[in-house]
Context: one part of a larger RNA
Molecule: small-subunit ribosomal RNA, 5' domain
Organism: uncultured prokaryote
Formats: sequence, C1' cells, structure tokens
RNA sequence: ACGAACGUUGGUGGCAUGCUUAACACAUGCAAGUCGUACGCAUAUUUAUAUGAGUGGCGCACGGGUGAGUAAUAUAUAGGAAUCUACCUUACACUGGGGGAUAACAUUCAGAAAUGGAUGCUAAUACCGCAUACGCCAUAUUGGGAAAGCUCCGGCGGUGUAAGAUGAGCCUAUACUAGAUUAGCUAGUUGGUGAGGUAAUGGCUCACCAAGGCAACGAUCUAUAGCGGGUCUGAGAGGAUGAUCCGCCACACUGGUACUGAGACACGGACCAGACUCCUACGGGAGGCAGCAGUGGGGAAUAUUGCGCAAUGGGGGCAACCCUGACGCAGCAAUGCCGCGUGAGUGAUGAAGGUUUUAGGAUUGUAAAGCUCUUUCAGCAGGGAAGAAUAUGACGGUACCUGCAGAAGAAGUCCCGGCUAACUCCGUGCCAGCAGCCGCGGUAAUACGGAGGGGGCGAGCGUUAUUC
Repeated sequence: ACGAACGUUGGUGGCAUGCUUAACACAUGCAAGUCGUACGCAUAUUUAUAUGAGUGGCGCACGGGUGAGUAAUAUAUAGGAAUCUACCUUACACUGGGGGAUAACAUUCAGAAAUGGAUGCUAAUACCGCAUACGCCAUAUUGGGAAAGCUCCGGCGGUGUAAGAUGAGCCUAUACUAGAUUAGCUAGUUGGUGAGGUAAUGGCUCACCAAGGCAACGAUCUAUAGCGGGUCUGAGAGGAUGAUCCGCCACACUGGUACUGAGACACGGACCAGACUCCUACGGGAGGCAGCAGUGGGGAAUAUUGCGCAAUGGGGGCAACCCUGACGCAGCAAUGCCGCGUGAGUGAUGAAGGUUUUAGGAUUGUAAAGCUCUUUCAGCAGGGAAGAAUAUGACGGUACCUGCAGAAGAAGUCCCGGCUAACUCCGUGCCAGCAGCCGCGGUAAUACGGAGGGGGCGAGCGUUAUUC
C1' cells in the first nucleotide's frame, strides 16, 4: 500500500468500491425496438381515431459484459498509400412512363407441439423492365446500366455526381515476459510473370518459372500473459502491478460456415457438427445470463429477483410520444478514504470499593459522587429546495432551516523482557504454555495464565496473505 480475508468490537454522515476462485451450470422476470406522414386488412366505437397481426423502412455492428485465447493479423508511439464510409453538412442535376406478383386474409390439409403444405384474393416508399443521367470500354461499335412517393400543400422523402465531417479496413519501423536442460525452422515456403479475388495493396488464392526466406542481435519450440493511459512504492534510478475510470484488442455453450447489410462473419440473428439441459402423443421439437437482478456450485471471500426514465445519452418517429437493468438513484457491507460524536466546567472528607504495602501509607484519582452548564450527532415535531429552458423530479418530505426534551442513546482493541512506548502481585513449576528475531518456563517468571496498574491506536484495533 490493498478489489482483501480472519478474530474481536461497533454511534453517525459524505464520497468511492464490492466473484481476484468455476470463460462452471443456470429456474424466473426484465435488458431493442420504433414508424399509421410507406401499404393493404381485421376489430371497436365517438367516422376519424384507437388497437391488433402482417408487408415495408430505419435500428438491432451502438450501448452493456468478460479476459478464455493471443508474445503478435494485439497494444503503444511515429509514419505511409492502394481504400470504403448508413445517418449528418455543402453544392449541382433529376424525381418521366409502365408491369407482374406476394404476405396478411379466406377455404382447406398435415402435426401432440414447433410449424408446414395446397388453392384463391389484394396493396405499397416491396419487386421487375423501359426512358434519361453519371460511369466503363484509349477512340469507335456492341453490351451492361438510377430513382418513390406521401402530404394538413407548409413540408417530409427518393436518385445520381462532387466535396466535407465522422467511423473503419490495410502497410512499414521501433518498443513490448521467461526458458538453449528448445538449434536449426520453412513447399504457398521466399521471389517473379500472368490470372482470379477484395472496398483496397499483397501468395490473399491459383497456373507456370526460379530456389529462395528466417536464425546465437536467439529463428523454431515450450511455458506464462489481454496491451496502454495509469496504479502502488521509492529521494531518484528503478521494482511490482494492469480492480474501479478512459482508449484499443479479443470472445459470446464448444468448433466451423456464410447470409443480410454502409458496416458483422453478428452476445439476447441464421445454418451445420458436438457436449449438456428441457418438452414429447416417441414421429419430432426447444435452449444458451462472460447484459441487470437472482439460484446452485466452487471458495478465506464479494451486494437487491429494488425505484425511475425526472436528468445525461442512445434507437425509432415530422411530431406527440414510445423503448432504453445504458444511465440517474435507492438498498446491503467499517471494504476503503475523509469528517463528526460518545460531553464541558467545577469538585479533596483525596469518599467507598479494588490493588499493593515496610500496615504508617501508596495507587486507581478530579477519576467518581455532588454542583453549574451545553445539545453537535442520533430522536421527535413543523417548514422545505436547487437539480428543469413552458410542462415534466425516481431520488424525497431527501439535503437544508426552525423548534422540543434530556448527559441523555453511542468504546473498543492490541501490547507492557530487548528490538519497542508501557510493572507489580498471585497462580504454575522445562508442566501448562508463549514466540516476528533473540529467546522465556526446572519454586521468589516485569516473557506462561489471571488481576491491579500502565502504554499505543481509536470506530476501530490486531493477525494473516501479497507488493515496494
């Protein structure tokens, strides 16, 4: 010094922090929706609204968690060229004309369910052609090739091009743990030509050609480990560390794969395989808390199945508004840091009692009692915010203010041989025991146990683990 634990004790407030172990398994609830100013339908009544499932749009790649893997496709710092970027901003141009379906729905079939099939009907900012624009092809020819409307007529959208902003991908250099009881490693391996692929460079992939490339300045292998800003310590140099907060990375039951999309190879999406759990009418299905709470388990050990969207921020929407276990708060824990209190003054017959004694006394000790005061904190009663820019406050009748009563409700813990501040009596008798080191105890123990007294720190104190 600490994300601590244990023993013992425990009044109060503020601010922080709280599974370091099993990336073990998870009951239950919630954690991502929104839009009727894109669309058809159904239901209801107030007939222009509400609700519902569906088509469609945007979002779900953010936010939140964890540190398993990773010693370099990471991170940090400094550079670079061959790239993309939804929403947002700026500028210019356009938004013409057609078509065929389909879900919902109705009928029906199969199934225990999950769900699926058939027939029929319908709309769109869903889908498909045409025109035109940008663009590609050295030129030319051929071929490919955008858009969408809604409206309360104010606007809100859609497409193309150029730029910006933001975000992201890629490349290089240097730095970055231990082991040589790991010395050789490497065939897409190293380079070239050509092609494919990608948003983009590139053995990224492939065909052919050459035989290279790395390595004692430690390759390869093995073990360990997320990295940094920082944190702790130290006069510094260093050493140790990487909880909380911030940036980056990786992962989402285990392994693999792509789809959609501006962006994922996607925690609460899809498919396949595996382990596990659950349902089943045995034919077949469902699931993934390393989100917030919570449960079992492991462990020395770590909290509520709370309140609210009032604020800040995010998603959707023209808006009203809806959603948000992000977040704001409250609850629990002396886990830590900081503040305050547990009373103040006076009071000598130096009371009683305790301890000790040379029996006179000494000490506990102004300590108590008594007398005179005060009321912080806690308690009770009344008032009562800021946080919010009109309205809107979970916190919360909270903070704070005023009043009331009464010293009233509030002290422990470790030590006293030396190091090291603090000493006597009794018990015990190398026993029982103590101990960080030296050591103590065998009949006068300041070292064991108890008592009186004393010393340290104080809502803590002591021990243990770990680091400097």